A computed fold for a 75-nucleotide RNA from Acetobacterium sp., annotated as c-di-GMP-I riboswitch aptamer. The source organism's lineage runs through Bacteria, Bacillota, Clostridia, Eubacteriales and Acetobacterium. The prediction has a mean pLDDT of 85. Its Rfam family is "c-di-GMP-I riboswitch aptamer". About the family: GEMM was predicted in a large-scale screen for bacterial structured RNA regulatory elements. Rfam links the family to the GO term cyclic-di-GMP binding.
[in-house]
RNA sequence: UCAACGAAAUGGCAAACCAAUUGAAAAGUUGGGACGCAAAGCUAAGGGCCUGUAAAAUGGCAGCCAGCUACCGAA
Numbered sequence: 001u002c003a004a005c006g007a008a009a010u011g012g013c014a015a016a017c018c019a020a021u022u023g024a025a026a027a028g029u030u031g032g033g034a035c036g037c038a039a040a041g042c043u044a045a046g047g048g049c050c051u052g053u054a055a056a057a058u059g060g061c062a063g064c065c066a067g068c069u070a071c072c073g074a075a
Base pairs, nucleotide, nucleotide: 005073006072012037013036017032018031019030020029021028022027035063041068042067043066046065047064048061049060050059
């Protein structure tokens, strides 16, 4: 230095739920909250899932897999 790995430290994110708000819904945003997370950072034109429909995503989910990138450094 690279790959793998996840002890410690410093920081980080934030499920359910509650309030407000947007939306037909799924769900999003803001505030509270903390179940968890070593990528729970980013990507929805890879697969998958959700909503919706007579059929159809051009709607949504990255905290399902995947791809890309990245902090620290014990065994």